[in-house]
């Protein structure tokens, strides 16, 4: 350098938490910390997740809130889930892609 094998690891990362910075958010940087990890290196390509923002639902439903004025009511307040479109977000969910250590052989 190759091709096999193995995860016994010299050495590497580093959940949640915390505590500072950024971000509407989802999340992310930096420091402490270790749940775990054999690609937990990289990479949003394809699944699915999350997050924002708008359309639809709907001039349809409602009266907490708000122009009006308690009941009713609405150009005007408020409305979830869904779905669809855009913009993110995560590699430590999976699965394609590529890249690579230690150890025998």
């Nucleotide at each position: 350098c190759g091709u096999g094998c193995a995860c016994c690891u010299a050495g590497c990362c580093a959940a949640a938490c915390c505590u500072u910075g950024c971000g509407c958010g989802a999340g992310c940087g930096g420091g402490g910390g270790a749940c775990g990890g054999a690609a937990a290196g990289c990479c949003a390509c394809g699944g699915g997740u999350c997050u924002c923002u708008a359309a639809u639902c709907a001039g349809u439903a409602c009266c907490a809130c708000c122009a009006g004025g308690a009941c009713c009511c609405g150009a005007a307040g408020u409305a979830a889930a869904a779905u669809u479109a855009g913009a993110g977000a995560a590699a430590g969910c999976c699965g394609a892609g590529u890249u690579g250590c230690c150890g025998c052989a």